[in-house]
The RNA shown here (transfer RNA) has 71 nucleotides and comes from a Patescibacteria group bacterium. It was read from a public genome assembly. Its Rfam family is "tRNA". The family's RNA type in Rfam is transfer RNA. The coordinates come from a structure-prediction model, not an experiment, and the mean pLDDT is 81.

């Protein structure tokens, strides 16, 4: 340099155009003689910029970062 893959809460991971879920973690409360376990609730997310569309995590383009292959 060329081609490809990946990017979603603090962490991990789903979601093939129509409410962004789940688990763990964190916080509060309940439970318990204490702790642990358990229960309820809360917190918190689309790498950046454009485009298409009534509507984009999803489709298209560019960029950024990481990874793989080739050169």
């Nucleotide at each position: 340099g060329u081609g490809g893959c990946u990017a979603u809460g603090g962490u991990g991971u789903a979601g093939u155009g129509g409410u962004a879920g789940c688990a763990c973690a964190a916080g509060a409360c309940c439970c318990u003689g204490u702790g642990g376990a358990g229960g309820u609730c809360u917190c918190a997310g689309g790498g950046a910029g454009g485009g298409u569309u009534c509507a984009a995590a999803u489709c298209c383009c560019u960029c950024u970062a990481g990874c793989c292959a080739c050169c």